[in-house]
């Protein structure tokens, strides 16, 4: 340069064929237990999905573009 895949809360990670309030563990914050921590149990908060577009009635999900990242492979010398 090409060619495939990934890019979702603080961190992993769901979301099967486009219609869910975008779930679920950590972790965080609160109460519950305990003499005190840890464990443990119950609740809350937190993401509108890289970024632009463009197709639908309707996109996290199909397409295209840019950025990053991993992987294959090609040229020069």
């Nucleotide at each position: 340069g090409g060619c495939g895949c990934g890019u979702u809360g603080g961190u992993c990670c769901a979301u099967c064929u486009g219609g869910u309030u975008a779930a679920g563990a950590c972790g965080c914050c609160a109460c519950c237990c305990u003499c005190u921590c840890a464990a443990g149990g119950u609740g809350g908060a937190g993401a509108c999905a890289a970024c632009g577009g463009g197709u639908u009635c309707g996109a996290g999900c199909c397409c295209c573009g840019u950025a990053c990242g991993c992987g294959c492979u090609a040229c020069c010398a």
Source information:
A computed fold for a 77-nucleotide RNA from an uncultured Elusimicrobia bacterium, annotated as transfer RNA. The coordinates come from a structure-prediction model, not an experiment, and the mean pLDDT is 81. It was read from a public genome assembly. Rfam family: tRNA. It is annotated as a transfer RNA. About the family: Transfer RNA (tRNA) molecules are approximately 80 nucleotides in length.